[in-house]
RNA sequence: GAGUUUGAUCCUGGCUCAGAUUGAACGCUGGCGGCAUGCUUUACACAUGCAAGUCGAACGGCAGCAUGGGUGCUUGCACCUGAUGGCGAGUGGCGAACGGGUGAGUAAUAUAUCGGAACAUGUCCGGAAGUGGGGGAUAACGUAGCGAAAGUUACGCUAAUACCGCAUAUGCCCUGAGGGGGAAAGGAGGGGAUCGUAAGACCUUUCGCUUUCGGAGUGGCCGAUAUCAGAUUAGCUAGUUGGUGAGGUAAAGGCUCACCAAGGCGACGAUCUGUAGCGGGUCUGAGAGGAUGAUCCGCCACACUGGGACUGAGACACGGCCCAGACUCCUACGGGAGGCAGCAGUGGGGAAUUUUGGGCAAUGGGCGCAAGCCUGAUCCAGCCAUGCCGCGUGAGUGAAGAAGGCCUUCGGGUUGUAAAGCACUUUAGGUUGGGAAGAAAAAGCUUCGGUGAAUAUCCGAAGUGUUGACGGUACCAACAGAAUAAGCACCGGCUAACUCUGUGCCAGCAGCCGCGGUAAUACAGAGGGUGCAAGCGUUAAUCGGAUUUACUGGGCGUAAAGCGUGCGCAGGUGGUUUCGUAAGUCGGAUGUGAAAGCCCCGGGCUCAACCUGGGAACUGCGUUCGAUACUGCGAGACUAGAGUUUGGUAGAGGGUGGGGGGAAUUCCCGGUGUAGCGGGUAAAUGGCGUAGAUAUCGGGAGGAACAUCAAUGGCGAAGGCAGCCACCUGGGCCUGAACUGACACUGAGGCACGAAAGCGUGGGUAGCAACCAGGAUUAGAUACCCUGGUAGUCCACGCCCUAAACGAUGUCAACUAGGUGUUGGGGGAGGAGACUUCCUUAGUACCGCAGCUAACGCGUGAAGUUGACCGCCUGGGGAGUACGGCCGCAAGGUUGAAACUCAAAGGAAUUGACGGGGACCCGCACAAGCGGUGGAUUAUGUGGAUUAAUUCGAUGCAACGCGAAAAACCUUACCUACCCUUGACAUGCCGAGAAUCCCGAAGAGAUUUGGGAGUGCCCGAAAGGGAACUUGGACACAGGUGCUGCAUGGCUGUCGUCAGCUCGUGUCGUGAGAUGUUGGGUUAAGUCCCGCAACGAGCGCAACCCUUGCCCUUAGUUGCCACCAUUUAGUUGAGCACUCUAAGGGGACCGCCGGUGACAAACCGGAGGAAGGUGGGGAUGACGUCAAGUCAUCAUGGCCCUUAUGACCAGGGCUACACACGUACUACAAUGGUGUAUACAGAGGGUCGCCAACCCGCGAGGGGGAGCUAAUCCCAGAAAGUACAUCGUAGUCCGGAUUGGAGUCUGCAACUCGACUCCAUGAAGUCGGAAUCGCUAGUAAUCGCCGAUCAGCAUUUGCGGCGGUGAAUACGUUCCCGGGCCUUGUACACACCGCCCGUCACACCAUGGAAGUUGGCUGCACCAGAAGUAGUUAGUCUAACCGUAAGGGGGACGAUUACCACGGUGUGGUCAAUGACUGGGGUGAAGUCGUAACAAGGUAACCGUA
Repeated sequence: GAGUUUGAUCCUGGCUCAGAUUGAACGCUGGCGGCAUGCUUUACACAUGCAAGUCGAACGGCAGCAUGGGUGCUUGCACCUGAUGGCGAGUGGCGAACGGGUGAGUAAUAUAUCGGAACAUGUCCGGAAGUGGGGGAUAACGUAGCGAAAGUUACGCUAAUACCGCAUAUGCCCUGAGGGGGAAAGGAGGGGAUCGUAAGACCUUUCGCUUUCGGAGUGGCCGAUAUCAGAUUAGCUAGUUGGUGAGGUAAAGGCUCACCAAGGCGACGAUCUGUAGCGGGUCUGAGAGGAUGAUCCGCCACACUGGGACUGAGACACGGCCCAGACUCCUACGGGAGGCAGCAGUGGGGAAUUUUGGGCAAUGGGCGCAAGCCUGAUCCAGCCAUGCCGCGUGAGUGAAGAAGGCCUUCGGGUUGUAAAGCACUUUAGGUUGGGAAGAAAAAGCUUCGGUGAAUAUCCGAAGUGUUGACGGUACCAACAGAAUAAGCACCGGCUAACUCUGUGCCAGCAGCCGCGGUAAUACAGAGGGUGCAAGCGUUAAUCGGAUUUACUGGGCGUAAAGCGUGCGCAGGUGGUUUCGUAAGUCGGAUGUGAAAGCCCCGGGCUCAACCUGGGAACUGCGUUCGAUACUGCGAGACUAGAGUUUGGUAGAGGGUGGGGGGAAUUCCCGGUGUAGCGGGUAAAUGGCGUAGAUAUCGGGAGGAACAUCAAUGGCGAAGGCAGCCACCUGGGCCUGAACUGACACUGAGGCACGAAAGCGUGGGUAGCAACCAGGAUUAGAUACCCUGGUAGUCCACGCCCUAAACGAUGUCAACUAGGUGUUGGGGGAGGAGACUUCCUUAGUACCGCAGCUAACGCGUGAAGUUGACCGCCUGGGGAGUACGGCCGCAAGGUUGAAACUCAAAGGAAUUGACGGGGACCCGCACAAGCGGUGGAUUAUGUGGAUUAAUUCGAUGCAACGCGAAAAACCUUACCUACCCUUGACAUGCCGAGAAUCCCGAAGAGAUUUGGGAGUGCCCGAAAGGGAACUUGGACACAGGUGCUGCAUGGCUGUCGUCAGCUCGUGUCGUGAGAUGUUGGGUUAAGUCCCGCAACGAGCGCAACCCUUGCCCUUAGUUGCCACCAUUUAGUUGAGCACUCUAAGGGGACCGCCGGUGACAAACCGGAGGAAGGUGGGGAUGACGUCAAGUCAUCAUGGCCCUUAUGACCAGGGCUACACACGUACUACAAUGGUGUAUACAGAGGGUCGCCAACCCGCGAGGGGGAGCUAAUCCCAGAAAGUACAUCGUAGUCCGGAUUGGAGUCUGCAACUCGACUCCAUGAAGUCGGAAUCGCUAGUAAUCGCCGAUCAGCAUUUGCGGCGGUGAAUACGUUCCCGGGCCUUGUACACACCGCCCGUCACACCAUGGAAGUUGGCUGCACCAGAAGUAGUUAGUCUAACCGUAAGGGGGACGAUUACCACGGUGUGGUCAAUGACUGGGGUGAAGUCGUAACAAGGUAACCGUA
């Protein structure tokens, strides 16, 4: 920096990712080289080999090897000879305490840094002095034994630079200052003189040896500072702390011991527990930090586990010793041996880590005079892509953009200049040839110099000179040939990179968000692409991002977070001023801060990694000099902070079982009075009441609480405090003066107070009232409501200690605009006074500037700007839980985790939606009315059930007389049977034939089969060709009412003809968004007006359109008829005035008047008018909602079928029927039925048609044929109505279903299954339960007429139209339903059909308790006591010295004492594992029961308590 909480936003906050890194491991892959690294796990066990020896110039010697000599002599053998080179074993010296490994232990006996004093020091360097003279042994060896072995015993011989005295003592040590004590070793080379038989003496050189002083380096000791986590570890300590004395040590010291004192450490974290080697450094990071401590360097610790000492300069010793233990091995069973955390290597463990290699050539170490020997230190090689670095796998050209693959809109695109082809190059690899540096030396030789008596020797310098594991390696050259060399991960977003196929919530993916339920860029494969590249990914781990522990650099009103409140010890911080000091602070100098590493500048490997030279740095610590502003410290002064005194003042501040008071409730007594009271939405229980209640009056008892005043008021630290009076008492505020002189602020622990509930003891108890009982409500009701009622509420004393203990805001101080109210005090001005007004101070409220804040909001009483101190927070859940501690009588409080689980949880604000929230308004929404539905019959549609099939769709409103404006066949999509396969239908190719028509046969038909008639159109002379049509063939294809309306277009329904829905610019807001569109009026209307940070605009509203109502003009047939004639008849003449028709105009606009209103919009009333306030009706349906409906109107993506899911055909079905629902018709009758007579419409349709007159039939209808392509003819008689008659309230002269019979019509056909007619039959039904529908005027109601569809079928019934007759009612908006606008709440946003809580049941997971069980660590007490050291020693033994000798001195062994390891016993503490059973918790698919919360969530919610 990004992703992720939301519909969207801002914030808080966690989770996750991109980076760098690693001693890594795993998966796939793998060409070369250089440089590095390589058991992080079992400090597990180890076979085998090697890793520490060397010196003959310390010694006695000579086993083996070589040389020389000698002897025997079979001339190539045997023997002898330490003579020489050398040398096994041994004595002795030095080394073995280094080098190498590991990190178990260790939280300080450690490490790092800086200091210190009381020390040691082999070898090395420098100085001084010496090195004289003696002695006694002992290995080896020999002899003899023991033993399996390891080994060991006895006797005897021998040497030394081994051992021991004596002498000497410059210096050294001790001292009582007189004195006393203490050393040594020789070896080698050379040699002139002298001596000696010789060895040699002697001289010289050199290496040694002894004493001592000093140095260097090394080591030991002490101090300061720093160094992990836990307080759910708070007290620890008896050699403990100190002193005196002694011992001990190289050395200070309780290091040890005796005595004395009682100290020492600890909240600045002792003790205990856990973890851990430390540092230089390494990784990361901008830094500060965080993490880490492989390789390299320094220090420490360890060496199978535990203990111990010896030797030595140095060890308590990795490749030494002793003991104990475990383990392993050998054994003759008696005993012995061993220690890879050295280098290789083995087993084991593990995700995992190499060769039983070469060489001492180099560097270094040990020994040695040296040569040299030893050296798994080291230098090299080997293995491993483990890491870093470098190189290569070719490069140029090459478009027919090849083939193949993949995709495709079928055109093409892409792979892709990629390949092939052509012309080049040769690094690396291969072959051949050449071929280093790393080597400096030492020895030897030559020359010169020094020592010396010396041309010896020795030392130094110069020259010369030999030595390579790696390795024929690096490097160089030549040759051939593109030849031998590319993978891995990813491609939804973060994050660079996209398509196809398969799959179908499956298989799978996933770091987070999340993908997958038939069109998956997210799974799998492929093509293509992206990134890195001999590697690439994954996993693990660290830092970063994370300012997410915040020193740099965070927070705490509501997101997590202010302790309930005060007092106060320690601590932290602290007013003004003077002097001093110099601890902090600042500056200079200086020492140190190892090297390596990092950084900078150079150099060397062809570059780089790597190596190397120099510098810088090492931010630190010490010493010293200086500065003195600030802080500290010491001393002095001051008064502005703080406090005291005096004078006022307000107050429900507190206390005293103090005193007294009235109203009310209840109870008791008495009076009046009569039948109920009480209770509630309505009731009921219980109770009281005729034994007199309730009501009312009087009197009394008792307890609790104190109306009005009263407040936005007062007091208190908070909790809290309220009638009146008295007493005791705390604090505040104000005013002026005086005093003290920083006495202050905060405050971890600590102490005190602390509502209600609760607990204990004893009182008290009127009212109220948990628990409980009863009654209701309810599906239930362990509740809400009602009637009762106990603890409790009250008092005293003692506990408890928690609250949403809240201003959700710690205390103190300073500063920073104002305005208004109110309480207490003080002062000023005015006024005679009442009082008014101004200033000031301490509180308490509201508004508000700057500023702050995520926003809301805060705003001199800060959440602003600062300072001081304290407390607290670090994702949600688990959980304020468990365990442990402390407190409590108990309830419980306080302190306070983890496992596990989720990717969120949360704050504020926004837009919606919703509310059994509010305000306003509208609608046949209710109300007021009229008529219906729901009951009956029938019709029709649907569900259901049925069926071979009862084709499909539509399903709350918004499906159900719907698609269907006509299912007997057809339709038809369904079922059964038969049958066809380029097909019933389209296009293309080839062949034949015109087309077409007629007649037979078989079959249910489709179809199969036979025969006959027949030649057209165009071009052309003809042959022939073409168009259309029919038919045969093959292949592309046709076809599908098959699926998906949740892939779609189009169309439609619905909210709703509701008044809304938006945009541009501007403004406001961090933003989502807001404003406009809200407000005041008004309207049918977001209609209009006014106002306004808005100004405008668009889609809707309205208007424009059609129709109807009035008038005018034009026109006058098929229409009309006033006048004239005529007729049965506008029939005809005549006419076009009227009606009417159909074209164009006019008319209505709140225009006029009055009133109301704001001078507006508009509303109310009136006039005129045919019509008056959108005149009536229609068409017209904004942004959107419902994944609404339709793949079966049509179109269409994808999928599916292809001798069938296609096509043809016959019959059947869609018409069935215990039932349920919707929509209608007709009725139940007298406002009626029936009969007779009679009047008046409008709008339609008609040539495959409507069909007149006339005739026949009771009728349906039949015959008939005029007229009409229609203002002409026909359908066509309108009916209700009117007049007269009849019926008389009945299952009827109502009603017409059903059934029987007889017919008519249509049609190929009327059985399933048409309509109608006539005769007969005459069912239910007497106005319809709960519920429910329509309608506000030419409307409802009622009456008939027409049409589409159609062969026929809606003449009682569907749908669409037409006219006739023609009402009632609307007070009004409380309520039901729907809608609009504003506002409010919200935990909803799939939006209340929302969200969501708890028990129970099931599965899984982690965890607490638990009788116990097992193991680890550890405290205390006791037993025991190996080896060893020290002390003691009476037993045994004993070379050096002393002593003539006895013996002494000294020593060894043994014994014993002290200390002590292992081991054992008892009793505690603590940790871990496990445990029948049990507790809660978490997570799970659509389980069960309820509905607690979110809206007034339907009883407001929440906190504490029982």
Background: The prediction has a mean pLDDT of 83. This is a predicted structure of a 1506-nucleotide RNA (small-subunit ribosomal RNA) from an uncultured bacterium. Rfam family: Bacterial small subunit ribosomal RNA.